The prediction has a mean pLDDT of 83. A computed fold for a 679-nucleotide part of an RNA from an Oscillospiraceae bacterium, annotated as large-subunit ribosomal RNA, domain II. The sequence was found in a public genome assembly. Its Rfam family is "Bacterial large subunit ribosomal RNA".
[in-house]
Context: one part of a larger RNA
RNA sequence: GCCUACGAGUUGCUUCUCGCUGGCGAGGCUAAGUGGCUUGAGCCACGUAACCGAAGCGAAAGCGAGUCUGAACAGGGCGUUCAGUCAGCGGGAGCAGACGCGAAACUUUGUGAUCUACCCUUGAGCAGGUUGAAGGUGCCGUAACAGGUGCUGGAGGACCGAACCAAUAGUCGUUGAAAAGACUCUGGAUGACUUGAGGGUAGGGGUGAAAGGCUAAUCAAACUGAGAGAUAGCUCGUACUCCCCGAAAUGCCUUUAGGGGCAGCCUGCGGAGAGAAUCGAAGAGGUAAAGCUACUGAUAGGAUGCGGGGGCUUCGCCGCCUACCAAUUCCUGACAAACUCAGAAUGCUUCGAUUUGGUUCCGUGGAGAGAGGCGACGGGUGCUAAUAUCCGUUGCCGAGAGGGCAAUAACCCAGACCUGCAGCUAAGGUCCCGGAAUUUGCGCUAAGUUAGUAAAACGUGGUUACACUGCAUUGACAGCUAGGAUGUUGGCUUGGAAGCAGCCAUACAUUUAAAGAGUGCGUAACAGCUCACUAGUCGAGCGGUGUUGCAUGGAUGAUGAACGGGUAUAAGCGCAGUACCGAAGCUCAGGAAUACGUAGUAUUGGUAGGGGAGCAUUCCAUAAGCGUCGAAGAUGUACCGUGAGGUAUGUUGGAGUUUAUGGAAAAGCAAAUGUAGGC
Numbered sequence: 001g002c003c004u005a006c007g008a009g010u011u012g013c014u015u016c017u018c019g020c021u022g023g024c025g026a027g028g029c030u031a032a033g034u035g036g037c038u039u040g041a042g043c044c045a046c047g048u049a050a051c052c053g054a055a056g057c058g059a060a061a062g063c064g065a066g067u068c069u070g071a072a073c074a075g076g077g078c079g080u081u082c083a084g085u086c087a088g089c090g091g092g093a094g095c096a097g098a099c100g101c102g103a104a105a106c107u108u109u110g111u112g113a114u115c116u117a118c119c120c121u122u123g124a125g126c127a128g129g130u131u132g133a134a135g136g137u138g139c140c141g142u143a144a145c146a147g148g149u150g151c152u153g154g155a156g157g158a159c160c161g162a163a164c165c166a167a168u169a170g171u172c173g174u175u176g177a178a179a180a181g182a183c184u185c186u187g188g189a190u191g192a193c194u195u196g197a198g199g200g201u202a203g204g205g206g207u208g209a210a211a212g213g214c215u216a217a218u219c220a221a222a223c224u225g226a227g228a229g230a231u232a233g234c235u236c237g238u239a240c241u242c243c244c245c246g247a248a249a250u251g252c253c254u255u256u257a258g259g260g261g262c263a264g265c266c267u268g269c270g271g272a273g274a275g276a277a278u279c280g281a282a283g284a285g286g287u288a289a290a291g292c293u294a295c296u297g298a299u300a301g302g303a304u305g306c307g308g309g310g311g312c313u314u315c316g317c318c319g320c321c322u323a324c325c326a327a328u329u330c331c332u333g334a335c336a337a338a339c340u341c342a343g344a345a346u347g348c349u350u351c352g353a354u355u356u357g358g359u360u361c362c363g364u365g366g367a368g369a370g371a372g373g374c375g376a377c378g379g380g381u382g383c384u385a386a387u388a389u390c391c392g393u394u395g396c397c398g399a400g401a402g403g404g405c406a407a408u409a410a411c412c413c414a415g416a417c418c419u420g421c422a423g424c425u426a427a428g429g430u431c432c433c434g435g436a437a438u439u440u441g442c443g444c445u446a447a448g449u450u451a452g453u454a455a456a457a458c459g460u461g462g463u464u465a466c467a468c469u470g471c472a473u474u475g476a477c478a479g480c481u482a483g484g485a486u487g488u489u490g491g492c493u494u495g496g497a498a499g500c501a502g503c504c505a506u507a508c509a510u511u512u513a514a515a516g517a518g519u520g521c522g523u524a525a526c527a528g529c530u531c532a533c534u535a536g537u538c539g540a541g542c543g544g545u546g547u548u549g550c551a552u553g554g555a556u557g558a559u560g561a562a563c564g565g566g567u568a569u570a571a572g573c574g575c576a577g578u579a580c581c582g583a584a585g586c587u588c589a590g591g592a593a594u595a596c597g598u599a600g601u602a603u604u605g606g607u608a609g610g611g612g613a614g615c616a617u618u619c620c621a622u623a624a625g626c627g628u629c630g631a632a633g634a635u636g637u638a639c640c641g642u643g644a645g646g647u648a649u650g651u652u653g654g655a656g657u658u659u660a661u662g663g664a665a666a667a668g669c670a671a672a673u674g675u676a677g678g679c
Base pairs, nucleotide, nucleotide: 001679002678003677004676005675006674011096012095013094015093016092017091018090019089020088021087022086023085024084027052028051033046034045035044036043037042056063057062066078067077068076069075099237100236102234106227107226108225110223111222117201118200119199120198121197122196123195124194125193126191128160129159130158131156135152136151137150138149139148140147164188165187166186169184170183171182172181203219205215206214207213240614241613242612243611244610245609250263251262252261253260254259265368266366267365268364269363270362271361272360275356276355277354278353279352280351281350282349283348290340291339296336297335300332301331302330303329307325308324309322310321311320312319372397373396374395375394376393377392378391379390380389381388402413403412404411417591418590419589420588422587423586424585428581429580430579431566432565433564437578439577440576441575442574443573444572450568451567458553459552460551462550463549465547466546467545468544469543470542471541479537480536481535482534483533485510486509487508490504491503492502516531520529521528592604593603594602595601596600615668617665618664619663620662621661622660623659624658625657626656633652634651635650636649637648638647639646640645
C1' cells in the first nucleotide's frame, strides 16, 4: 500500500416540550398489588393511593370571577371567554460517559537499587621495565656536633607500559552485526584504583566529586493497578438511494474575540391576505454639482489708503516726504467633511391603476451560521501605495457547472431535470495549429509599431488631414553667376580697437540696381572669408502658425521566455457592411418529477441545513411456499427499475431457505497517521 472482518447520535427516566395516530371526555388515568386463564415479547378482571385538568389573585392571613396594590366607588397588575387526559410513535431539550477516538496531567493502592548512584560487610586483581626519598652503615671530617662521600635501603594519589578500567580524535556503521557498536589513535594503570559475592537507602522520596545526572532501553518527579469512559469552547472521523426548498460569515451583549446568548437570514406545519415591480399623483429632505457682494472661515492681483513703520524738520506742538506694512470699500480671480443665498438625479413615505408570485406577515417545531472574499461605484485611514485596512450601495464567488479571456474562484456571456449523429444565437471569433471570410468598401501605419502586458515629463524638417496667414509669371523659394561701395580707421577709449574687446551715436550722409557706421568666422591690429541687401540666370509653386491621426526617441536586471505558437505589411490600426462559427442559453423531438390542479401552465444548479418518499441487512409474529430431481454462498450472462437495488439462468457448492403483511434493531464504510488478520 491493497484486500477481508470490525468501527461512531445509542440506551435509561413516575422529567419537560411540540407534532401525528387512537381511546374516553368536564373529566382522564391507574401504580404497587390481588384473582382467574395460562407458559407468552402473555391475556382478562379487580385495585381510584397518587397525578393532570375543570379558578384565580395575593408575601400571607385571606377573599373569590375576581383578586392585589391603595384612603378610594380612582387608576393599574395578573386573571375571568378558548378541553382535557391516557397510551403508542416521531422531532427536540434535560440528567446521565450521551456520536466515536485522542491528551499533557491530578489523586490513591502497591512494585522496583539483578541496570545505575552512594554507603556497609567480606573476598579478589594489578606482566614487565625505570627512577632511587627517609633510614642504616664503612671511610673522611668536627673539641663534640654539623658536614662530605661510597655502599646499603626501597618511599611515591612517582615514571614507561600489558591485563584491567576508561572514552581523546577520526573513519565505518545509521531499514546497523549492535535500540550506542567495530577499527585505528588516545587517558589511568599501587590508587580519591578496579572488581566478585552478600546487604542498605524508594517517588516530591532516594542517591548525586552537581550533568537536573541516575533511580531496570522510562526521569524538571519511575513503573503497575484503581478513581476513569478524568476533562478537551480543540483536531480528526461519522457508513444506502431518490425528490422539494435552501442559508450565513451581520447587529447588540459576552474574562468575549477560532466559543456562546438574543435578533436578522433557511426550512416543516398551521393561519391571515398581504408583498414586489412599473406608471401616475402628493410629500419630507440639504447630498452631487454649484455659489459666496448670502453667513462662518480661508484667499491671489489691482484701485482707494484709516492706522502704523522709516526719513526730513522743529525748543515743542505742528508740518512735509515715502518703490514699506496695511484696515475699510470697489474691480478681477478663486477655496471648504465639521461654510450655504440657493439646489438636483436617485433613494424614501402615502394613495391609485396595471402587471406579477416558493411573494409578505403572524404563531409554532427543527436548524445552520455569527473567520468571508473579489469586482464596480460613493467615501475614511494609507503615499488618491498594497491580492492593504475600515464603512455604504450593488453584482458575483462562497454554495455555480457550460462558452470566452492560452492556462486563471470573482472579469465578459450565460444559470446545468434526463436523452438526441437536429436547428438558431450570446460573449468572443473566422491564414495554419482551430470550428468559421486569406470577406466587401474607404483611409492610416513602415515602426514587425502592432497582432501578442503597461509606460511619463520632454524631444522628432517621420508622415496624414484640417484651418488661418505671407510671398509668387510685374518671375516667388532653393541653387548658380555678379555686386555688397564712398566720407571713414565714425567719435571715445586703448599699447593697438580700422563694421566685428568695451562706451557713445546709429530714423549720419553720399553714390546707387543694391550695400548695416554692419550677421557670423578671422587678425596683435590690419588683411581675408561671409551675411543682410541688389541684379542676372532658372521657371511654378514656396514659406509661417495652430489643431489633429498614426509612427519615433525617452525604454535599464539578473538561465533564453511576462509574446499561446507558427507567422503576418496585413493575418496591424480606424470607420462602415455582409456572411459564417460559436454555450449545458433559446428552439425542436421524446421522456421523468414537483406545484397549482378538470384541463393546461410553470418549475426542477446547489454547500451548511430543514422536509418528504424509498432500497438493502439481521431477528420476531401470522399466512403461504421452495429445497439432495440440489438451499444458502461463490462466479459469469441477460433483462427490469430514476436510484439504493431486483429477477431469470449457466457453472460451482452440498443443506438449508424464501415471499406477503406487520413488528423489533448490535441496521449500510473509503477515509478517523482508525483496530485485527492476510498478502